[in-house]
Context: one part of a larger RNA
RNA sequence: UGACGGGGGCCCGCACAAGCGGUGGAGCAUGUGGUUUAAUUCGAAGCAACGCGCAGAACCUUACCAACCCUUGACAUCCUGAUCGCGAUUACCAGAGAUGGUUUUCUUCAGUUCGGCUGGAUCAGUGACAGGUGUUGCAUGGCUGUCGUCAGCUCGUGUCGUGAGAUGUUGGGUUAAGUCCCGCAACGAGCGCAACCCUCGCCUUUAGUUGCCAUCAUUUAGUUGGGCACUCUAGAGGGACUGCCGGUGAUAAGCCGGAGGAAGGUGGGGAUGACGUCAAGUCCUCAUGGCCCUUAUGGGUUGGGCUACACACGUGCUACAAUGGCGGCGACAGAGGGCAGCGACCCCGCGAGGGUGAGCUAAUCUCCAAAAGCCGUCUCAGUUCGGAUUGUUCUCUGCAACUCGAGAGCAUGAAGGUGGAAUCGCUAGUAAUCGCAGAACAGCAUGCUGCGGUGAAUACGUUCCCGGGCCUUGUACA
Numbered sequence: 001u002g003a004c005g006g007g008g009g010c011c012c013g014c015a016c017a018a019g020c021g022g023u024g025g026a027g028c029a030u031g032u033g034g035u036u037u038a039a040u041u042c043g044a045a046g047c048a049a050c051g052c053g054c055a056g057a058a059c060c061u062u063a064c065c066a067a068c069c070c071u072u073g074a075c076a077u078c079c080u081g082a083u084c085g086c087g088a089u090u091a092c093c094a095g096a097g098a099u100g101g102u103u104u105u106c107u108u109c110a111g112u113u114c115g116g117c118u119g120g121a122u123c124a125g126u127g128a129c130a131g132g133u134g135u136u137g138c139a140u141g142g143c144u145g146u147c148g149u150c151a152g153c154u155c156g157u158g159u160c161g162u163g164a165g166a167u168g169u170u171g172g173g174u175u176a177a178g179u180c181c182c183g184c185a186a187c188g189a190g191c192g193c194a195a196c197c198c199u200c201g202c203c204u205u206u207a208g209u210u211g212c213c214a215u216c217a218u219u220u221a222g223u224u225g226g227g228c229a230c231u232c233u234a235g236a237g238g239g240a241c242u243g244c245c246g247g248u249g250a251u252a253a254g255c256c257g258g259a260g261g262a263a264g265g266u267g268g269g270g271a272u273g274a275c276g277u278c279a280a281g282u283c284c285u286c287a288u289g290g291c292c293c294u295u296a297u298g299g300g301u302u303g304g305g306c307u308a309c310a311c312a313c314g315u316g317c318u319a320c321a322a323u324g325g326c327g328g329c330g331a332c333a334g335a336g337g338g339c340a341g342c343g344a345c346c347c348c349g350c351g352a353g354g355g356u357g358a359g360c361u362a363a364u365c366u367c368c369a370a371a372a373g374c375c376g377u378c379u380c381a382g383u384u385c386g387g388a389u390u391g392u393u394c395u396c397u398g399c400a401a402c403u404c405g406a407g408a409g410c411a412u413g414a415a416g417g418u419g420g421a422a423u424c425g426c427u428a429g430u431a432a433u434c435g436c437a438g439a440a441c442a443g444c445a446u447g448c449u450g451c452g453g454u455g456a457a458u459a460c461g462u463u464c465c466c467g468g469g470c471c472u473u474g475u476a477c478a
Stems, first nucleotide, its partner, number of pairs: 001478002003475003007472007015462002019426005026318008034309002042053002064304007073129001077128002079125006087106002091102004109119003131293002134291003140287002142282003145278001147276001152191006158167003171182003197270004202238007211228003216225002241264001244258005320419001324378006336367003341360002346355003385416001390411007432454007
C1' cells in the first nucleotide's frame, strides 16, 4: 500500500421487511448428470453451466458408430504431357448408394502475326502440397460473460517522507453519481458519471396518398364527388432549465412545499459498460504459434446414432376448478411478415384440410386476435374439473415420417383436491393475466426475440440475511 475481520462509523441495492404471484408435490415439454450403447459427437460447471452454443438433429445438418469405397484427393497454386472442349440431356446394366460400365439428343470455346503462339476448359502423371470440428483457451488475436451502469481508476507538476509511498481523491454539507458547494500543500488534467444519440408522452409547422371524414351531396360500404379541418403518417422546430414563488440551509451547493404546465426536479424506456478481477468462456464461428495425422485423425456414400432409460437435478408448460368449465351471441389492438410468397370471397369436408384462385412487390391486397362483455347451463363431485396415456381413421410437409415430424376426428380418460424442508421474480402501465407477430425453417416450440389488450397489492422502516461504496481500526496474510 492492499486484502481480510462472527471490529467500528456513514450510505446504497426487490438485500431484508410490507405485499402479489410462483418453484419445490402431479402429468408432460426441454436441458443436464448418471447409467446404457457399436455410437448415444463435442463444448458449457456456484453466483456468471443446465429451454446454454442449437434463430429449429427424419436424410442433409453431423463433427459420432457400422459397413462399403477414394488417395495430389471434395477445394487452391505451380510443373509436364494429351485433348479441344466444357456443359445440358435420354435410356440401360451391376450396386444399399457412392461408384463403375454402356448409350440418345442439343450445342461444337475465344483471340490469332496461322507458329499449339496466347488465353480458357477438361483429362492423365509427378511431386511440392492440399485437407484435419485432431491437441493445447495455461502459447495467442478477436469476441463474450461477471463484479456493475457499481462510482470509481489514474496522471503531470509541486509539497512531505531515507524509502516503499503519501498528498491531490481526505474533512463539513449535498447528490443517483469523485454530482456540486465550502474548506484544505496543493494546483491542474485524463478515463469513467452526466449531457450530446434513439424512442414514448404535449404543441406548432410543412405535406395529403394507399390514410382521414366535420360540413354538402352520394353509397350496402369513405363507396364516389368534394375537402385536408380532425385522426394518422413522417420530416423540421418548440417545450423542462430548480426557470418562478415561499420555507430551510452557511449568504453556498442543495433539500421541502407551491404555482403554472401535456410533462417537474435524471419525465418513462433504450443504446452506451472506466482502470481492472476471475490463467473466467470460446483453438467446434473466424484467425493463429507450437505439437500431431498424411492409402488416414483426410475425402465420399448408405444405414444407424445425437430422440436410449431403474434413477437424480435445473428451466418451463398444463392443471388441480365456480373470480370456473361448456354452449350460444358477439366487440375492440399493436408490432411485424409476404412473389418458388401472403392468399380474400365462394364451394366441399364434423375437422385438420382440400378445390378454385380475386387482389397484392403492400398506409392500397393479405396473414389477423384472445381474455373482457351479454344470455343459458353445470352445483362442489376426481365432476360437464383435468387432460396424460392408449386404440383407430385421416390431413399436411417432404425422395422418404419404422427407428424419429406436426396436426385433426372418434373412442379411452392416468396422476392431480394448491404442494415438506427450502427457494425465486416483481415497486406501475410494473406484477399477474390474455392473445398476436417475427427470426431460423420444406415441415416441426410449452423455447427465444418483440408487440399490444385487461390491469393490482405493498414499502412502517434499515435491527437482521446477501452484495456493494467511502472513512477508520486490528492483523502471525500478500

Predicted 3D model of a 478-nucleotide part of an RNA (small-subunit ribosomal RNA, 3' major domain) from an Alphaproteobacteria bacterium. NCBI's taxonomy places the organism under Bacteria, Pseudomonadati, Pseudomonadota, Alphaproteobacteria. RNAcentral holds the full RNA, with entries from ENA and SILVA.